[in-house]
RNA sequence: UCGUGCUAGGCGGGGCGCUAGGGGUGCCCUGAACCCGAAACCCUCUCUAUGCGGGGCCGAAUCCCCGCCCGAGGGUCGGCAUGGUCGGGUCGAGCGCCCGAAACGUGGUGUUGAAGGCUGGGUCCUGCGCGGCGGGACGCUGUGAAACGGGUCAGGUCCGGAAGGAAGCAGCCCUAAGCGGUCGUCACCGGGUGCCGCAGGAGUGCCUGGCCCGAGCCGGCGGUCGGGGACGCGCCGGUCAUGCCGAUUCGACGGCGGGGGGCACGA
Numbered sequence: 001u002c003g004u005g006c007u008a009g010g011c012g013g014g015g016c017g018c019u020a021g022g023g024g025u026g027c028c029c030u031g032a033a034c035c036c037g038a039a040a041c042c043c044u045c046u047c048u049a050u051g052c053g054g055g056g057c058c059g060a061a062u063c064c065c066c067g068c069c070c071g072a073g074g075g076u077c078g079g080c081a082u083g084g085u086c087g088g089g090u091c092g093a094g095c096g097c098c099c100g101a102a103a104c105g106u107g108g109u110g111u112u113g114a115a116g117g118c119u120g121g122g123u124c125c126u127g128c129g130c131g132g133c134g135g136g137a138c139g140c141u142g143u144g145a146a147a148c149g150g151g152u153c154a155g156g157u158c159c160g161g162a163a164g165g166a167a168g169c170a171g172c173c174c175u176a177a178g179c180g181g182u183c184g185u186c187a188c189c190g191g192g193u194g195c196c197g198c199a200g201g202a203g204u205g206c207c208u209g210g211c212c213c214g215a216g217c218c219g220g221c222g223g224u225c226g227g228g229g230a231c232g233c234g235c236c237g238g239u240c241a242u243g244c245c246g247a248u249u250c251g252a253c254g255g256c257g258g259g260g261g262g263c264a265c266g267a
Stems, first nucleotide, its partner, number of pairs: 001267006009058003012030005020046005034055004063261001064259006073250016094233002097228005104222003107218003116212008124201006130194002133190003137185003140181004149174004157166003
């Protein structure tokens, strides 16, 4: 150095999570990544531990170890932005809100006459009158008593020897209270009465006329000024989420450099 058979070793690694801690199952990254069985109300192990049980393949180099670089991805912290949520405070100087002032802009209105002044009417109040309505009264009229109203009382009844006398039903007539009608009256009374009349009053507002004068008036909106209050927004703070940036930490794949390679037999 070569051949054969072995052994160590290899057949993935990492982050998060879980745990007292290690590993696995779980999620994620990387990646060419043996098979079977169980594993989150978990499985296995106990300190250099880097899974457990069973099977298979490669096997001393295309394998292992150390250092450096790159760096997927994850963790932690900080900053900024946006959004959710909770809270706070100011307002003399943010927006929005409420009240007021003024009349700069705009709008409306005004020489077909603004504002102002004078004067009249209506709406309002009081009294009177007239009308109407209602009520009652009076007048007129109708009706109105089986007995307990009147007159006349047929018939009949009663008294009487007779003459004569008495009471009295029906009918007819009349009347009382009452019940109606009616025109008329006006003296009477009343009112949620009247496009009615007269007189007086009140005059705040509104409506509607006339006269004088002659250019403003109103304050809707914007702006300005003053005052107020609340937390709708803004602002400030807590917390959560997302995104970006920075720091730090772990770190796969990959790159570079260095190191290490065993046992037996045979040639």
Molecule: Bacterial large signal recognition particle RNA
Organism: Actinobacteria bacterium RBG_16_67_15